[in-house]
RNA sequence: AGAGUUUGAUCCUGGCUCAGAACGAACGCUGGCGGCAGGCUUAACACAUGCAAGUCGAACGACAUAGUGGCAGACGGGUGAGUAACGCGUGGGAACGUACCUUUCACUACGGAAUAGCUCUUGGAAACGAGUGGUAAUACCGUAUACGCCCUCCGGGGGAAAGAUUUAUCGGUGAAAGAUCGGCCCGCGUUAGAUUAGCUAGUUGGUAGGGUAAUGGCCUACCAAGGCGACGAUCUAUAGCUGGUCUGAGAGGAUGAUCAGCCACACUGGGACUGAGACACGGCCCAGACUCCUACGGGAGGCAGCAGUGGGGAAUCUUGCACAAUGGGCGAAAGCCUGAUGCAGCCAUGCCGCGUGAAUGAUGAAGGCCUUAGGGUUGUAAAAUUCUUUCGCCAGGGAUGAUAAUGACAGUACCUGGUAAAGAAGCCCCGGCUAACUUCGUGCCAGCAGCCGCGGUAAUACGAAGGGGGCUAGCGUUGUUCGGAAUUACUGGGCGUAAAGCGCACGUAGGCGGACUUUUAAGUCAGAUGUGAAAUCCCGGGGCUCAACCUCGGAACUGCAUUUGAAACUGGAAGUCUAGAGACCAGGAGAGGUUAGCGGAAUACCGAGUGUAGAGGUGAAAUUCGUAGAUAUUCGGUGGAACACCAGUGGCGAAGGCGGCUAACUGGACUGGUACUGACGCUGAGGUGCGAAAGUGUGGGGAGCAAACAGGAUUAGAUACCCUGGUAGUCCACACCGUAAACGAUGAGAGCUAGUUGUUCGAUCUUCGGAUUGAGUGGCUAAGCGAAAGUGAUAAGUAUCCCACCUGGGGAGUACGUUCGCAAGAAUGAAACUCAAAGGAAUUGACGGGGGCCCGCACAAGCGGUGGAGCAUGUGGUUUAAUUCGAUGAUACGCGAGGAACCUUACCAGGGCUUAAAUGUAGCUGGACAGAUUUAGAAAUAGAUCCUCCUUCGGGCUAGUUACAAGGUGCUGCAUGGUUGUCGUCAGCUCGUGCCGUGAGGUGUCAGGUUAAGUCCUAUAACGAGCGCAACCCCUGUUGUUAGUUGCCAGCGAGUAAUGUCGGGAACUCUAACAAGACUGCCGGUGCAAACCGUGAGGAAGGUGGGGAUGACGUCAAAUCAUCACGGCCCUUACGUCCUGGGCCACACACGUGCUACAAUGGCCGGUACAGAGAGCAGCCACUAGGUGACUAGGAGCGAAUCUUUAAAACCGGUCUCAGUUCGGAUCGGAGUCUGCAACUCGACUCCGUGAAGCUGGAAUCGCUAGUAAUCGCAUAUCAGCCAUGAUGCGGUGAAUACGUUCCCGGGCCUUGUACACACCGCCCGUCAAGCCAUGGAAGCUGGGAGUACCUGAAGUCGGUGACCGCAAGGAGCUGCCUAGGGUAAAACUGGUAACUAGGGCUAAGUCGUAACAAGGUAACCA
Repeated sequence: AGAGUUUGAUCCUGGCUCAGAACGAACGCUGGCGGCAGGCUUAACACAUGCAAGUCGAACGACAUAGUGGCAGACGGGUGAGUAACGCGUGGGAACGUACCUUUCACUACGGAAUAGCUCUUGGAAACGAGUGGUAAUACCGUAUACGCCCUCCGGGGGAAAGAUUUAUCGGUGAAAGAUCGGCCCGCGUUAGAUUAGCUAGUUGGUAGGGUAAUGGCCUACCAAGGCGACGAUCUAUAGCUGGUCUGAGAGGAUGAUCAGCCACACUGGGACUGAGACACGGCCCAGACUCCUACGGGAGGCAGCAGUGGGGAAUCUUGCACAAUGGGCGAAAGCCUGAUGCAGCCAUGCCGCGUGAAUGAUGAAGGCCUUAGGGUUGUAAAAUUCUUUCGCCAGGGAUGAUAAUGACAGUACCUGGUAAAGAAGCCCCGGCUAACUUCGUGCCAGCAGCCGCGGUAAUACGAAGGGGGCUAGCGUUGUUCGGAAUUACUGGGCGUAAAGCGCACGUAGGCGGACUUUUAAGUCAGAUGUGAAAUCCCGGGGCUCAACCUCGGAACUGCAUUUGAAACUGGAAGUCUAGAGACCAGGAGAGGUUAGCGGAAUACCGAGUGUAGAGGUGAAAUUCGUAGAUAUUCGGUGGAACACCAGUGGCGAAGGCGGCUAACUGGACUGGUACUGACGCUGAGGUGCGAAAGUGUGGGGAGCAAACAGGAUUAGAUACCCUGGUAGUCCACACCGUAAACGAUGAGAGCUAGUUGUUCGAUCUUCGGAUUGAGUGGCUAAGCGAAAGUGAUAAGUAUCCCACCUGGGGAGUACGUUCGCAAGAAUGAAACUCAAAGGAAUUGACGGGGGCCCGCACAAGCGGUGGAGCAUGUGGUUUAAUUCGAUGAUACGCGAGGAACCUUACCAGGGCUUAAAUGUAGCUGGACAGAUUUAGAAAUAGAUCCUCCUUCGGGCUAGUUACAAGGUGCUGCAUGGUUGUCGUCAGCUCGUGCCGUGAGGUGUCAGGUUAAGUCCUAUAACGAGCGCAACCCCUGUUGUUAGUUGCCAGCGAGUAAUGUCGGGAACUCUAACAAGACUGCCGGUGCAAACCGUGAGGAAGGUGGGGAUGACGUCAAAUCAUCACGGCCCUUACGUCCUGGGCCACACACGUGCUACAAUGGCCGGUACAGAGAGCAGCCACUAGGUGACUAGGAGCGAAUCUUUAAAACCGGUCUCAGUUCGGAUCGGAGUCUGCAACUCGACUCCGUGAAGCUGGAAUCGCUAGUAAUCGCAUAUCAGCCAUGAUGCGGUGAAUACGUUCCCGGGCCUUGUACACACCGCCCGUCAAGCCAUGGAAGCUGGGAGUACCUGAAGUCGGUGACCGCAAGGAGCUGCCUAGGGUAAAACUGGUAACUAGGGCUAAGUCGUAACAAGGUAACCA
């Protein structure tokens, strides 16, 4: 000192969370020792038992206890209920008291009457009394004395004592003073709430009296009517206050245990007595509650003293020892008492210290864990060797604390000796924050979690293990406080868009305030004095071995008061000024306001005329109006509302707002001038006024428009959007309401700070162009500011003053309360609960029923198809023992499969095997094995017979068996590699450096042109580069060169019925290698250029010549674990493997892809011509013969430019003549051929017969732009054969059309909006239904505290009386006032609970719609 978390990423705002420190703590696991501290925070709940306050014989009587008397008991100890207060803190003050103590002065004389104890009698259960008799005192009383004391009318009056013992003291009385302690008064400070705004009758003051130690309404009588309060009275809630303690850099915040000061209390409430002091914790009286005793008549008690018990609680100790020390009470003293205190006990509750060993030690042991099987790690760790003994244990000695004596602690601290590594380590964590990683198990389960979040079969996040990290006699968790949090901001925050400027003004209190002079000294500053208790904190010393701890000194205690000064600034007083503010004079501008009058256009209605069938309305329609005459048109009239053009980021107003013209009344601003006033100013809590629209009341008015409502449409629905109507309302007057996205989302005032360009209204100057200046109103920019976008003299800059407001989202502007309102409602304004976000600005994408530009057989223009029929084939579905599996929008469906009768084959049924093939290793057992023949069987296989080994004795060979190892078309394509499809052969995708931006990112790649193209050019904060495009590669089109065999044959020769057949030739064709050629190169036009255009030239080919191969970064968790490979999981006499048969070929049906057709551009018959590219020895097969034919029997050539393979359409001729046909060929019957072990399921082909549907195909939909479509055949792969109409190639014949880019689809670029980013198949709203949670209302029920009124009223002080008692003083008694408590009554306040009820929140997959986000499909939003 920061970190995590909103996003695809970014910056900001903002909350939540974490890391730190602390504790009177508690809980979990664990636990060796010592020192010092601490230990009921809850029930101020109730208490058994013991102890905690006595002492004095030098006051007194007495045998003793007890008693009288004195002092003490008001201290010490406990607790924090009450108290928001002169209670506490701090600093002052005057009208007081003070036992014991100190000092000084004076006195201490003479008398008297009682009484307890005691004796006797007596009541009572007891507690406790009653009576009689006698008695003492330092107990009580009188008299005397009285300088000082008190009272006084100043004459006077009043007031004391106590002795004891003995020869010296202790006492006693009065007075004065001190010290100490206490009572009282005052200034200042001291929690929250205004959803508590008014409170107060002894209340405030005075006079007189009473009372007190003393002032005082403290009390009483009388008089006056005051006193307190927005600087927060009263009321309510909470709370002992302080020194301090914890935290913090500090300022602050929280807190008030232990220690210390003060206060209050002592079962609850009241009261007085005694006394120096109490209204008294271990005293008294009364009332109340509770407990106990009781003989029922009455009595007793008060642990918030120390221990202890019960209870409450997460939780807090021994019914210990001693007065040895310190201190207290009494006493002359010895001494007694002392749960104060000193010690001990219990507790890891905290702080501090120590230990659990140290050194050496590699075979890097064993074991564990991991492993790529090599090793790595645990790990010098252990073992082992050497050494030490702190602590503990045992034994011996043995303090200080005490001073002559006296030691609870305690045989303690400490010292010495001995003992053996011997007795002594755990807890939490290891995904990020946050130091520390692997394996196994589990499989959105079990679980974890402080926040973010992990877990759905490869979890570093769950559980375990190994390893590691942290702290350590502790470690974690929970709770609480401060910190971090500048997240309440004094130090030190904000308010245009994130939360936040009142809708606007006037103005009260308050706050702030121009220039100069003099003065004052309240604020301010400086010095001094007093105080600020001690302890604590800090600094420096000292003492316990150190530390914690204790102790000494210093500093500090930031404060308060008094006093002496200063006089700049603020304030006060006095005086002066004119720059602020106002006033006067003169002007011009303006939809500023109010009232009255006037005007024209338009709509509607009414009357009349013309006129005829429609009008109106819409996307299209209908409702509606119209033959009873509409709409249209002309004229006239009525009525209400609003004022076109001018009109303008023009004007005016504080805002709301204001618009025809005229007049009257009236507010404000501006400009210029002046010889006036002299700070009169600014802001503004409360307050008052104004305040759009809608709405309300009363009375008018009502043309148009138009909520509600009705109808018509639209729609799945349509309580909407659209249409036809239409009432409140809109208008006027008066009175309410008081809110708006009342917005510039920007409070008011005033000062300062660069420019530029419009515009409105003035003034001055002018060369009439304009310039200067003042007040407004706009645009663009500088600096600055800002998270950015933006703002920028009209600030969101800079500095100042005053006011309002904000503090995460939701709940909620809701509930309750109060005020206002006729109501609607407005204002003020929470909490429980819930989430980890909500939000602002900008970025990149994606998307839009946003925009612009462009491309593509995308549409259009054409040609031919599919969809209808039959068949083939694939798929779905169904069926089945099985119909193996995969592919499923485009991008599955004649796809994997380029060829399922067996095999293939993965599927099913049945029968077998346990290992075929590769490789063995190790152990065991046996022997040849193999081969041949034969039996059973569907075969696999099983059985039988025959034949049955070499050896150097080591074994070789072979069979069986066990383990490892194999095998799996079993699962996961969502663990993967590889391969492939698609966007798309679309023109894009990126990088380096630089620049811009806080950043994500941008620029480059955009703009203007151009291109098939991010192709190229120009411009340019970009300059270059890469992957793509293009080109390079192959085929084809032209030519040349070279080479001529198996190809060719022009010329020469030979031969044949004929044929390059032969000799020969190398010209041509061709073959196959190398070259050439095309580059917008040339010309013309346009253009800056790139480039484009041209029936341009040349050329075989012209602008990419045609075709192929070639597929950027990436997308679809696209496809494939069944081509192959591979991680993990699963099976192992089976999910492996072998065999036979079946199935993959099923069939109501649906879809895709094809073939053949429906015919005359045709069918059939006959004749006849022209290719290319391939393939061939288990082959292609000429030729001959046979057969109608498939084919068969012979058989030459060819491993092929040599041999084999009829091209078909076309063309010529004939026939058919529009029909279900001489079209079409399905289906079926029969007979055959071929392949093959085998054609039943389930092959192809041939022949004869049969002759189905079908006459050009609905909605819809596909392909194709030239050698293309269409059409015609040929060949090949696979292959024994073939279900091939498929696939891949080859050539023959050979078109039509494209105006064009509005629309559909797909794509590219730029731009725009966005609440989307899993990216529109997105996001998301509300009702209803279900569960859970908290809250509001509520008839009622039940508590609490406080006040008021009335009744009653104990004890007790005071007053009165007092016939009774007493010699008297006086007292008992009686009585009056006051009063605790009790009762009654009404209302208020505040809790709890409640049938029912209301909304809210939360909850993977409920219902209905689709309101919002894109123009969200009717722009959205506010009242």
Small-subunit ribosomal RNA from an uncultured bacterium, 1423 nucleotides, folded computationally. It matches the Rfam family "Bacterial small subunit ribosomal RNA". The prediction has a mean pLDDT of 84.